[in-house]
Molecule: FMN riboswitch aptamer (RFN element)
Organism: Spirochaetales bacterium
Parts: sequence; C1' cells; structure tokens
RNA sequence: CAGUUUCUUCAAGGGAGGGAUGUAAUCCCGACCGGCGGUGAUAGUCCGCAAUCCACGAUAAGUGGGGGAUUCGGUGAAAUUCCGGAACCGACAGUGCAAGUCUGGAUGGGAGAAGAACAAU
Repeated sequence: CAGUUUCUUCAAGGGAGGGAUGUAAUCCCGACCGGCGGUGAUAGUCCGCAAUCCACGAUAAGUGGGGGAUUCGGUGAAAUUCCGGAACCGACAGUGCAAGUCUGGAUGGGAGAAGAACAAU
C1' cells in the first nucleotide's frame, strides 16, 4: 500500500385548516414528506440498489422475476442534481367508504454508513 475474514453500532419522513356526509386523518379543496450508493456541482422523478410484491425452493438459505414519477427558463467549464416557474410519483393487509401520511406485519428485514479486531502478501 492492497485485498480477505469476523464482530459491534447505526440505518424513513409526512395529513395544519376546511368542505360534503349517517360514517372518512381514506372522498373533495388544501397541507405535508422524500431510504442508500453513483453521477464533471448538491437528485423522491437520471443510472443502479434496498424495502414491499410474485415464482421456484422446504415455510430456510438461495435463485429468478417484477419494481412509480419532469419538464421549461436562468447561472456556469460542468447541473433532468443549484436558483426561479410549473408538474408528477409513492408496496401489502386493515378500517363503519376508497390511505404516500392512520393502524398492523415490524422489538422484523435492509441497500448501505461508521467503528473495532484478527490474519496473510
């Protein structure tokens, strides 16, 4: 200097106010929120990944599948990332009606982040 192994910790936010109604934080107006890594400069909407979901497997490990949404103007060497305008998107189950925000699986899982230790070259 480089790679490998083990362990520990951490790792998601958000319904103000109003309308209608027999009943809705679920409908309507409006409000609010944005995981991780990457990218010539900072990203919910670019690229990739995780969670959720499906299939196989034994209910495990694991493998495979699936997987939402953006444009215009400006600055600049460089930005679908910044500034300004206008848009859009958001698993499953539950619920006295239909939920990104309530409750639940979840004291779960996890991309990954930080730290520690051991050993070899």